The RNA shown here (Lysine riboswitch aptamer) has 166 nucleotides and comes from a mouse gut metagenome. The model forms 98% of the base pairs in the Rfam consensus. Its Rfam family is "Lysine riboswitch aptamer". For this family Rfam cites "The L box regulon: Lysine sensing by leader RNAs of bacterial lysine biosynthesis genes" (Grundy et al., Proc Natl Acad Sci U S A, 2003). About the family: Riboswitches are metabolite binding domains within certain messenger RNAs that serve as precision sensors for their corresponding targets.
RNA sequence: GAUAGAGGCGCGUCUUUCAUCAGUAGCCCAUGCCAGAUUGCCGAAAUCGCUCAUGUAUGGCCGAAAGGGAAAGUCGCCGAAGGCAGACGGACCGGCAGCCGUUCGCCUGGGUGCAUGUCUGAAAAAGACUGCAACUGUCAUCAUGCGACUGUGAUGGAGAGCUAUC
Numbered sequence: 001g002a003u004a005g006a007g008g009c010g011c012g013u014c015u016u017u018c019a020u021c022a023g024u025a026g027c028c029c030a031u032g033c034c035a036g037a038u039u040g041c042c043g044a045a046a047u048c049g050c051u052c053a054u055g056u057a058u059g060g061c062c063g064a065a066a067g068g069g070a071a072a073g074u075c076g077c078c079g080a081a082g083g084c085a086g087a088c089g090g091a092c093c094g095g096c097a098g099c100c101g102u103u104c105g106c107c108u109g110g111g112u113g114c115a116u117g118u119c120u121g122a123a124a125a126a127g128a129c130u131g132c133a134a135c136u137g138u139c140a141u142c143a144u145g146c147g148a149c150u151g152u153g154a155u156g157g158a159g160a161g162c163u164a165u166c
Base pairs, nucleotide, nucleotide: 001166002165003164004163005162008078010077011076012075014073015072016071017070018069026062028060029059030058031057032056033055036048037047038046040096041095042094043093081108082107083106084105086103087102088101089100090099109136110135112133113132114131115130117129118128119127120126138157139156140155141154142153143152144151145150
């Protein structure tokens, strides 16, 4: 350097079904209030409206979806994958934010639990971040046991690692 592997409630994608989302958003109708409205915010242009828009409240008739969740199955895998910041590009009249993609840098071995923590979320679900705890896999060091293979205990490190073969 190449190839092949290991960790385990292991990681990620996709499909189907079910519940939730929710009698919510929203269409239409009636009534009341509002003079402005057209994207999440600001500005420009144009258009609509000031009787009728828009928004809001009540009532009536109907009435979703996405994201997230559970189960089953499929595919790709073991930096699997996830997260943070910056830069560039995309769509848009311009700017900011948001969304998507690319790139580079940094962090994380893994799952779990806890936190009246922060954020996201309709949510008592779930997720992300941060912190802590033991557990677990791996290597190193030390100690100890075993005829040997190798077991046990303690401490520490990180996946650019570890093991095997060439």